[in-house]
């Protein structure tokens, strides 16, 4: 130096003309300002705002799950715990990286294939024994030996048995409970002491939290208009029908009602709407996420939806020709050739995407550029 991979920023400039949105002016579209994003996206996950609802119980359903912090909150982040996989290391441990990280030892399903046997395990094999001349052929033990499988009933040794077997010891593994020691905790370390239960809860389930409902087409309010007409049903305190996010009990409301048919009208306006957990800067606390405190700064508001189109220049990549310098080969020079640099000229490119209340976070997409890491390869020392 190249190349891929990761995180982090940047994601064009000026400017003419024509055009669109808003606001401000004006007699007058006459002048002036003004005008997308790092993800405006996906709508996943949390608030803020707003209506509604807010006597009570009980059952169900959603969701979540290590442990502390941070915040308006959170399934976000931050830090820290232990588990899994990689790499390096003899080890110890160290470095990256992954996750809905309560509970299968509560209880009930499930476990292809293969295999005797997937959890009430005898196919071979071993050892006792009956029959039988004899090859067999029954019975009882045995989970030690083979073999199969992702997984096979705590692992090594010994004692022990007729073989065996945690049946018993000795060290070990997991794991439960106590008691001490660290730690805010999770947790982790000693000691004593039980236990030896395959896995599977993103399987049903069980434990703890937590959770009213809807969503800006939310409200609110102005204007206009209409049929409180007709036709059918149903209803009158013995109550149709609503309301209390699901059901049950319970409670409230309740008569120009309520449920359908056909039709009548209207479909504009104005607010919520954009200055806020704001945004750029410096400084303070914190490991850090973040928070404090000073300073400057205003940054879209349309409504079928404005924010665009065409030219010029310079910047940037790309690709081709030309000159010049280096440098290597071809024995040297001339010349060729190839790499780099730089300087002209020609030509081509510039992603992924768009606002619709607003905001914090997560996912994902992204041409090309910077920086910084890791890993290859190559040059040279």
């Nucleotide at each position: 130096g190249c190349u891929a991979c990761c995180a982090a920023c940047c994601g064009g400039g000026u400017u003419a003309u024509c055009g669109c949105u808003c606001c401000c002016u004006u007699u007058a579209c006459u002048g002036g300002g003004u005008g997308a994003g790092g993800a405006a996206a996906g709508u996943c996950c949390g608030g803020a705002c707003a209506g509604c609802a807010c006597a009570g119980g009980g059952c169900a359903a959603u969701g979540u799950a290590c442990c502390g912090g941070u915040u308006a909150a959170g399934a976000g982040c931050c830090g820290g715990g232990g588990a899994g996989c990689g790499c390096g290391g003899u080890a110890a441990c160290g470095c990256g990286u992954u996750a809905a990280c309560a509970g299968c030892a509560a209880g009930u399903g499930c476990c292809a294939c293969a295999g005797a046997a997937a959890a009430u395990a005898a196919c071979u094999g071993c050892u006792c024994u009956g029959c039988g001349a004899g090859a067999g052929c029954g019975g009882a033990g045995u989970g030690a030996g083979g073999g199969u499988g992702a997984a096979a009933a705590u692992g090594u040794g010994g004692g022990g048995u007729a073989a065996g077997a945690g049946c018993c010891c000795a060290c070990g593994g997991u794991u439960g409970u106590a008691a001490c020691a660290a730690g805010u905790a999770a947790u982790u370390g000693u000691u004593a002491u039980g236990a030896c239960g395959g896995g599977u809860a993103a399987a049903c389930c069980u434990u703890g939290c937590a959770u009213g409902c809807u969503g800006a087409a939310a409200u609110g309010c102005c204007a206009c208009g209409u049929a409180u007409a007709c036709c059918g049903g149903u209803g009158a305190u013995u109550g149709a029908g609503g309301g209390c996010g699901g059901c049950c009990c319970g409670c409230c409301c309740g008569a120009u009602g309520c449920c359908g048919g056909a039709g009548g009208g209207u479909a504009g306006g104005c607010a919520g709407c954009u200055a806020g957990a704001u945004c750029c800067c410096g400084u303070c606390a914190g490991u850090a996420a973040u928070g404090g405190c000073g300073g400057g700064g205003c940054c879209a508001g349309a409504u079928a939806a404005a924010u665009g189109a065409u030219g010029a220049c310079c910047a940037c990549c790309c690709g081709c020709c030309g000159g010049a310098u280096g440098c290597a080969c071809g024995u040297c020079a001339c010349c060729g050739u190839g790499c780099a640099u730089c300087c002209g000229g020609c030509g081509g490119g510039g992603a992924c995407a768009g606002g619709a209340u607003c905001c914090g976070g997560c996912u994902u997409a992204c041409a090309g550029g910077u920086u910084g890491g890791u890993a290859g390869c190559u040059u040279u020392u």

A computed fold for a 381-nucleotide RNA from a Chitinophagales bacterium, annotated as Bacterial RNase P class A. It matches the Rfam family "Bacterial RNase P class A". By type it is a ribozyme. The model forms 98% of the base pairs in the Rfam consensus. Taxonomically the source falls in Chitinophagales (Bacteria, Pseudomonadati, Bacteroidota, Chitinophagia). It was read from a public genome assembly, where an Rfam model found it.